[in-house]
Context: one part of a larger RNA
RNA sequence: CCAGUGGGAAGCGAAGACCCCGUGAAACUUUACUACAGCCUAUUGUUGCGAUGUGGGUUUUGAUGUGUAGUGUAGGUGGUAGUUGCUAAAGCUUGGCCGUCAGGUUAAGUGUAGGCGACAAUGAAACACCACUCUUCAAAACCUAUAUUGCUUAAUCCGGAAGGAUAACAUCGGUAGGUGGACAGUUUGGCUGGGGUGGCACCCUGUUGAAACAAUAUCAACAGGACCCAAAGGUUGGCUCAAGCGGGUCAGAAAUCCGCAGUAGAGUGUAAGGAUAAAAGCCAGCCUGACUGUAUUCAUAAUAAGAUUGAAUGCAGGCAUGAAAAUGUGGUCUAGCGAACCUCUAUACCCUCCUUGAUGGGGGUUAGAGAUGAUCAAAAAGUUACUCCGGGGAUAACAGAGUUGUCGCGCCUGAGAGUUCAUAUCGACGGCGCGGCUUGCUACAUCGAUGUCGGCUCUACCUAUCCUGGACGUGCAGAAGCGUCCAAGGGUGCGGGUGUUCACCGAUUAAAAGGUAUCGUGAGCUGGGUUCAGAACGCUGUGAGGCAGUUUGUUUGAUAUCUACUGGAGA
Numbered sequence: 001c002c003a004g005u006g007g008g009a010a011g012c013g014a015a016g017a018c019c020c021c022g023u024g025a026a027a028c029u030u031u032a033c034u035a036c037a038g039c040c041u042a043u044u045g046u047u048g049c050g051a052u053g054u055g056g057g058u059u060u061u062g063a064u065g066u067g068u069a070g071u072g073u074a075g076g077u078g079g080u081a082g083u084u085g086c087u088a089a090a091g092c093u094u095g096g097c098c099g100u101c102a103g104g105u106u107a108a109g110u111g112u113a114g115g116c117g118a119c120a121a122u123g124a125a126a127c128a129c130c131a132c133u134c135u136u137c138a139a140a141a142c143c144u145a146u147a148u149u150g151c152u153u154a155a156u157c158c159g160g161a162a163g164g165a166u167a168a169c170a171u172c173g174g175u176a177g178g179u180g181g182a183c184a185g186u187u188u189g190g191c192u193g194g195g196g197u198g199g200c201a202c203c204c205u206g207u208u209g210a211a212a213c214a215a216u217a218u219c220a221a222c223a224g225g226a227c228c229c230a231a232a233g234g235u236u237g238g239c240u241c242a243a244g245c246g247g248g249u250c251a252g253a254a255a256u257c258c259g260c261a262g263u264a265g266a267g268u269g270u271a272a273g274g275a276u277a278a279a280a281g282c283c284a285g286c287c288u289g290a291c292u293g294u295a296u297u298c299a300u301a302a303u304a305a306g307a308u309u310g311a312a313u314g315c316a317g318g319c320a321u322g323a324a325a326a327u328g329u330g331g332u333c334u335a336g337c338g339a340a341c342c343u344c345u346a347u348a349c350c351c352u353c354c355u356u357g358a359u360g361g362g363g364g365u366u367a368g369a370g371a372u373g374a375u376c377a378a379a380a381a382g383u384u385a386c387u388c389c390g391g392g393g394a395u396a397a398c399a400g401a402g403u404u405g406u407c408g409c410g411c412c413u414g415a416g417a418g419u420u421c422a423u424a425u426c427g428a429c430g431g432c433g434c435g436g437c438u439u440g441c442u443a444c445a446u447c448g449a450u451g452u453c454g455g456c457u458c459u460a461c462c463u464a465u466c467c468u469g470g471a472c473g474u475g476c477a478g479a480a481g482c483g484u485c486c487a488a489g490g491g492u493g494c495g496g497g498u499g500u501u502c503a504c505c506g507a508u509u510a511a512a513a514g515g516u517a518u519c520g521u522g523a524g525c526u527g528g529g530u531u532c533a534g535a536a537c538g539c540u541g542u543g544a545g546g547c548a549g550u551u552u553g554u555u556u557g558a559u560a561u562c563u564a565c566u567g568g569a570g571a
Stems, first nucleotide, its partner, number of pairs: 001568005007563003012557001019392004024388002026384004032186003038179008048151016065134001075133005082116003091110008155166004189202001190200002198219001203225006226375001227269001228331002233287007241265001244260004267276002270336001272334003291317009306376001319328003342370005348365001350364005399446001400444001401442003405439001407435006416426002453528001454526003458520001459517005466491003469486006494506003534552004538547003
């Protein structure tokens, strides 16, 4: 230099499709949220004239009204001493209505001159008369609702028209309620030894961790809270507990009683830690300070700031207990908590608007109550393997690295087995290592990509040696073994079903050893498995879909610059 091979350049190709993240996107689903179309119902306008029935309202006329006493069926209030009677009184006859069975009232006929009051009894005096009005009822008129029905001129439909059919329904418009993934916009939290599942380490309290000021993290360890109490609060006075010993009827180890001694070994509403006997513990009396207003300080709350909540200390007012000094602003201290909007409450009253003769109604101020626990507080469900974008080796799956619990292999000790005898051989309970093959853990390198299981092919190496070789020990007579030492030169094979590695099985064999090389080897092959899009079964989910469940299907790119190696040529 030529021709090749394809080991390496974690070779080229593509801002990884897996995984996670983003207060990214899209599509799909639904009993997510909120709208909206559509649909249903009610009402109203378009919408007119009538009839009948049943309701409601107003007006007019007429009737209606028995507690007891009392002539007697007294609705209420007021005025007043008369009123009614040729428009025919009382009485009688007939009929209607009411009825508490006493009677009342009304129409027609007859009848002919009186009838009813004031006076006596009653809380109240005459339906004698007039006015207003209540209860109940009847009739009429008007308005209105509803049911049924009639009409035609609105309206609708058929028809070229004539005309016909339906008809104030329907249609269309307004308002209100319901329904409403057909359609739309969105949401679907955080922490997290990857994410998901689980949990709450998301608000508050105590102890330890915490390394003797303070402060201090983890899905660190141990426990709690989201209350309870009108007495379990305030005050005044009195008392002393637990356990023990001694004594004592039933009575026993333990019941109640007496005595001794008793620094807390008890008790405190509730966790733990402080505190506590002049008690903060137990009992009793009286009370409501679990009060109102206001101020300061500390914590909540970073070496900036605030909300909220909690606590402490004062002052003023008015109280409780106590003889008084005093004490008392809840519970011995540290947990027990909550913005805006909206609603409600107030024996806080005030301000304001509308209306009115008075009343009444709306709004506001102040103080409380109702909850947001993802706890300084959006009103909020899922799927994606049909997926997409931006990123991440800040974070998982393969391989590497670290570690080595697990795994494999040794060593020490030597209980025991081995008839006896620890160490021929096996070796418990323990102790110490080596290896880096298994499986974990970590998340250090790689997500602008280092192609992922198994097989095929081919090469090199290791020894903790399966065979072959050389030795030693033996519970080695020999043969065959068992154990150990040296030794990696060579060998370690063939089949069956399974994608299998592995494992199982078969027949052989001297033996059918174990590993490493990115679980060697896909710019060498294969593509059976895993792990896209299609489809099916079982299970699951309301569904979209899902399943280390199953089945079928499913593009393996291009090239050889350097290097490496093989063969060749030339000098």